[in-house]
């Protein structure tokens, strides 16, 4: 690239460098020159891998030394299908999209 399986409404921010676009795209709203978004360094949240220990299996519990991943808002909604509803809307699932783990 593309595939398979899980997860995706909770959580955790501070200094320093940069200087204009950023929330993947579009379509809404929002973040930003009162410095956003990014890199760094510290610090921090979680628990997929990992470790321990219990269980026929699926699992569960503990840990955070080690690999990852995260630290604005529900993956920020929303488009596509399905029910309600006059309707404004509500629900639920897809689709994409990010992690992560496995196998091309």
């Nucleotide at each position: 690239c593309a595939u398979u399986c899980a997860u995706c409404a909770a959580g955790a921010g501070a200094g320093g460098c940069u200087g204009a676009g950023g929330g993947a795209a579009c379509g809404g709203c929002c973040c930003a020159c009162u410095g956003a978004c990014g890199c760094c360094u510290c610090g921090g949240c979680a628990a997929c891998c990992g470790g321990c220990g219990g269980a026929g299996c699926c699992c569960c519990g503990c840990u955070g030394c080690g690999g990852u991943g995260c630290c604005a808002a529900a993956u920020c909604c929303g488009g596509c299908c399905u029910g309600g509803g006059u309707g404004a809307c509500c629900a639920g699932g897809a689709a994409a999209g990010a992690u992560g783990a496995g196998a091309g």

Notes
Predicted 3D model of a 104-nucleotide RNA (SAM riboswitch aptamer (S box leader)) from a Chloroflexota bacterium. Lineage of the source: Bacteria > Bacillati > Chloroflexota. Its mean pLDDT, the model's own confidence on a scale to 100, is 83. It matches the Rfam family "SAM riboswitch aptamer (S box leader)". About the family: The SAM riboswitch is found upstream of a number of genes which code for proteins involved in methionine or cysteine biosynthesis in Gram-positive bacteria. It was read from a public genome assembly, where an Rfam model found it.